This is a predicted structure of a 97-nucleotide RNA (THF (Tetrahydrofolate) riboswitch aptamer) from a pig gut metagenome.
The sequence is in RNAcentral, with records from MGnify.
[in-house]
RNA sequence: CAGAGUAGGUCUGUGUGCGUAAAGUGCGGAGCGAACGGGGAGUUGUCGCUCUGACGAAAAGCGGUGACGCUUGCGGUACACGGAUUGCAUCCCGCUG
Numbered sequence: 001c002a003g004a005g006u007a008g009g010u011c012u013g014u015g016u017g018c019g020u021a022a023a024g025u026g027c028g029g030a031g032c033g034a035a036c037g038g039g040g041a042g043u044u045g046u047c048g049c050u051c052u053g054a055c056g057a058a059a060a061g062c063g064g065u066g067a068c069g070c071u072u073g074c075g076g077u078a079c080a081c082g083g084a085u086u087g088c089a090u091c092c093c094g095c096u097g
Base pairs, nucleotide, nucleotide: 001097002096003095008086009085010084011083012082013081014080015079016078017077018075019074020073027053028052029051030050031049032048033047034046038093039092040091041090059072060071061070062069063068
């Protein structure tokens, strides 16, 4: 001087659920917490949880006296696994050439 490597993010496939009697997702505010290449530090960045505010939706068919059930959809839906892609905010040390 050059380079490698993580967690995680995003997209997607499969499976199992949840909601469709509207929770969840997304957005704003407050509080608390977590993670961030092999080691150390670590943000005004990232993520999670709780409370709160505003906004807001796709149902259809079949069966049943009914409660409700089933099927197909729908939701910027949850989780698990697979694939693709991106990838240490930053600083110091280490590793490879």

Rfam family: THF (Tetrahydrofolate) riboswitch aptamer. From the family's description: Tetrahydrofolate (THF) riboswitch was first reported for Ames et al. as an RNA motif in 5' untranslated (5'-UTR)regions of folate transport and biosynthesis genes in Firmicutes genomes.